Context: one part of a larger RNA
Molecule: large-subunit ribosomal RNA, domain II
Organism: Bacteroidales bacterium
């Protein structure tokens, strides 16, 4: 991992609520006796207990009492009589109370055969080095001192096996091993290692100190008992069918992941309310919209109190002003804590219709009080977050089906059954892939777009509108030709001659037309060109605006955001017809639930409540079946919505069992669940 087998709301007492049954203004016996028995009945036993009257602390009164001076007034009562006792079910309390788990606390013991230190009394350390005191001899001192040989043999003294340790690195890591091997490495006469006896014990030893070590266990040892400690916490908690079915919210809480009322669900009993609609009738300051309606903010303008400077003057009065500015008028505009104003919903309440079970008290049972996305009203953040906080509605949650490539919550739709039967819905209809290469007009050239999203700005990309100017008396464009004269206007300039700069009725001739010059040029003229005019050619050609599809702006981490292919369409726009598509609806046939029952309307569903019933062990009655083959075991059939049950066949060898009740050690997939097997 798998398989068997075991494995979790039980049991007594009390209270409570229902239901069943027995008496019933009553009920009922408890220990204990008696009598018989297989088991147990059965009968005595009214001590008690409940109940049929309260009220007051009581004394005590009593349908009354109590307070109290009180005949007042107020509090309990009474007028509204049913209860009691047993089974059984469902709760609660009290016990280990539905199972299994702490870490840790008391107590009473065992442990120094490990390990730590200490007594006590044995043991052990190849060789090889180095050469301290001291000691002799010699020199040598006045004696010492000193020096040198030589002898000596000191040391937590080198060097190195045995012993003892364990420096690094590899093996080893379900090991040969619950700390080892190999190779290296430290100390090896010393604070040295070690045999044997013995000693110190759990908030105690010990400890050359590392919370070390105390028997592979140490920031408090093992073991047994308090022990089922306790666990607001984690997991786990066994058949089936049927009927309803939530909450993740408000107060409070040494409370915040617990609880305690309430709300929301169940089940009984009772009532007769309650929804929606539409009609009238109310209360309100929200959205909005306003502000010479208040408060308060608040651009410009006009006026210009007062202020500020500056002149004058002894002083006062005056005057002046490219300043600040009040009040008022004009125009423009802002508020959650503004309101002269003011909806729509929504709330109340009357009435009437409408459907159909929605509504309320009251008793039993509970969950739940971590939510969560999405649209809109906000708050708070950056008008960020799959943020956070509140409020409406939906929808996950406790909802399957279908669409959206996949994808709780976004669109459709609420899945009793069963059918190889039809119609839609959101979405589609070229292959994948069910269903149009559909029909009619158009658009787009970017693979833009085809299913996240993308701005200011740009753009003679294209494509439709309006509206305007020019054009057979010849337009736009493009060539071919003129574009002159007074004049180099004037004035300034070193110069200014169409073209640095100023001025000007920027006139005027000549002209088909030609500006006292659009723009290149020069020093300053030259020169190029434009406007403007002929001519050629022959037909539309300019401008402003509103739209449609594209296009640049465009930038993230592996190709990788049409699901792929695919491309005048299978992209987009309008309009239309068909077709496909779901547990929607329908059709047939089939179950069960409710009720006002020849019908009808319902049957997703987690926590949860209720109801029906299946399997297993035993008991009791009645009564079946078995060596013509019981139970089990394996197989094949049928029966039942299901738990499940029957029958044939093997097998197997001795016991099983309906049917009525009745009692429970009563059903297994999970608890890192216990044991065995494999």
């Nucleotide at each position: 991992g798998c398989c068997u087998a075991c494995g979790a709301g039980u049991u007594a007492a009390u209270g409570u609520u229902g239901u069943u049954a027995g008496c019933g203004a009553g009920g009922u016996u408890a220990a204990g006796g008696u009598a018989u028995u297989a088991a147990g009945u059965a009968u005595c036993g009214u001590a008690g207990c409940c109940g049929a009257a309260g009220c007051g602390a009581a004394a005590g009164c009593g349908a009354g009492u109590c307070u109290g001076a009180a005949c007042a007034g107020g509090g309990c009562g009474u007028u509204a009589u049913a209860g009691u006792u047993a089974a059984c079910a469902g709760c609660a309390u009290u016990a280990g109370a539905c199972g299994c788990g702490a870490a840790a606390c008391u107590u009473a013991g065992u442990g120094a055969u490990c390990u730590a230190c200490c007594c006590u009394u044995g043991a052990g350390c190849a060789g090889g080095a180095u050469g301290a005191a001291g000691g002799u001899c010699u020199g040598g001192u006045a004696a010492c001192a000193c020096a040198g040989a030589u002898u000596g043999g000191a040391g937590g003294u080198c060097c190195g096996a045995a012993c003892c340790g364990g420096u690094a690195g590899c093996u080893g890591u379900u090991g040969a091993a619950a700390a080892a091997g190999c190779u290296u490495c430290g100390g090896a006469u010393g604070a040295c290692u070690u045999g044997a006896g013995g000693g110190u014990a759990g908030g105690g030893g010990u400890g050359a100190a590392a919370g070390g070590c105390u028997a592979a266990u140490c920031a408090a040892a093992c073991u047994g008992a308090g022990a089922g400690a306790u666990a607001g916490c984690u997991c786990g908690u066994a058949c089936u069918c049927c009927c309803c079915g939530a909450a993740a919210a408000g107060c409070u809480u040494u409370u915040a992941g617990g609880a305690g009322c309430u709300g929301c669900c169940u089940u009984g009993u009772u009532a007769g309310u309650g929804a929606u609609u539409u009609a009238c009738a109310g209360a309100g300051g929200u959205a909005g919209a306003g502000c010479u309606a208040c408060u308060g903010a608040u651009a410009g303008g006009a006026u210009g109190c007062g202020g500020g400077g500056g002149c004058u003057u002894c002083a006062c009065c005056g005057c002046c002003u490219a300043c600040c500015a009040a009040u008022u008028c004009c125009u423009g505009a802002c508020a959650a804590a503004c309101u002269c104003c003011g909806a729509a919903u929504g709330c109340u309440g009357u009435a009437a219709a409408u459907a159909a079970u929605a509504u309320a008290a009251c008793a039993g049972g509970a969950g739940a009080a971590a939510g969560g996305c999405u649209a809109u009203g906000g708050g708070u953040g950056c008008u960020a977050a799959u943020g956070u906080c509140c409020a409406u509605a939906g929808c996950c949650g406790a909802g399957a089906g279908g669409g959206c490539a996949a994808u709780a919550a976004c669109c459709c739709a609420g899945a009793c059954c069963a059918u190889c039967a039809g119609c839609u819905a959101a979405g589609g209809u070229c292959c994948c892939u069910g269903a149009a290469u559909g029909u009619a007009u158009g658009u787009u050239a970017a693979g833009u777009u085809g299913a996240a999203a993308u701005a200011a700005c740009g753009c003679g990309g294209u494509u439709g509108g309006a509206c305007u100017g020019c054009a057979g008396a010849g337009a736009c464009a493009g060539c071919u030709a003129g574009g002159a004269u007074g004049u180099u206007g004037g004035c300034u300039u070193g110069g200014a001659a169409g073209c640095a700069g100023c001025c000007a009725u920027u006139c005027a001739u000549u002209u088909a037309a030609a500006g006292a010059g659009u723009g290149c040029g020069u020093a300053a003229c030259a020169g190029c060109u434009c406007a403007c005019u002929a001519g050629u050619c022959g037909a539309g050609c300019g401008g402003u605006c509103c739209g449609g599809c594209a296009u640049g702006g465009a930038u993230a981490a592996u190709a990788a955001a049409c699901g792929g292919g695919c491309a005048u369409a299978a992209g987009c726009a309008u309009a239309c017809u068909a077709c496909c598509g779901a547990a929607g609806c329908u059709a047939u046939g089939g179950a069960a639930u409710a009720c006002g029952a020849u019908g009808u309307a319902u049957u997703g569903g987690u926590a949860g409540g209720g109801g029906a019933g299946c399997a297993u062990u035993c008991u009791a009655a009645c009564g079946a079946c078995g060596g013509c083959g019981a139970a089990g075991c394996a197989u094949a059939u049928u029966c039942g919505u299901g738990a499940g049950g029957g029958u044939g066949u093997g097998u197997g060898g001795a016991g099983u069992u309906u049917u009525u009740a009745g009692a429970a050690a009563a059903g297994c997939a999970a608890a890192u669940g216990u044991a065995g097997g494999c």